[in-house]
RNA sequence: GGUCCCUUAGUUUAAUGGAUAGAAUGCAAGAUUCCGGUUCUUGUGAUGGAGGUUCGAAUCCUCCAGGGAUCG
Numbered sequence: 001g002g003u004c005c006c007u008u009a010g011u012u013u014a015a016u017g018g019a020u021a022g023a024a025u026g027c028a029a030g031a032u033u034c035c036g037g038u039u040c041u042u043g044u045g046a047u048g049g050a051g052g053u054u055c056g057a058a059u060c061c062u063c064c065a066g067g068g069a070u071c072g
Stems, first nucleotide, its partner, number of pairs: 001071007010025004018055001026044006048064005
């Protein structure tokens, strides 16, 4: 340098082009307890960036950034 793949809450991940982007875990508060742990309830927080296609984009296309595999 060529080709291909990946990027979504702090972390692990789900989501046929159409529901308020879902869950687990973490964190915070409350209940429980003599205190803590466990358990239960509630809350919290995400689509790597910029453009394009479309009535509608996390999803399709282009470029860029980061990471990985492979070829030379």
Annotation: A computed fold for a 72-nucleotide RNA from Bacteroidales bacterium OttesenSCG-928-I21, annotated as transfer RNA. Its mean pLDDT, the model's own confidence on a scale to 100, is 82.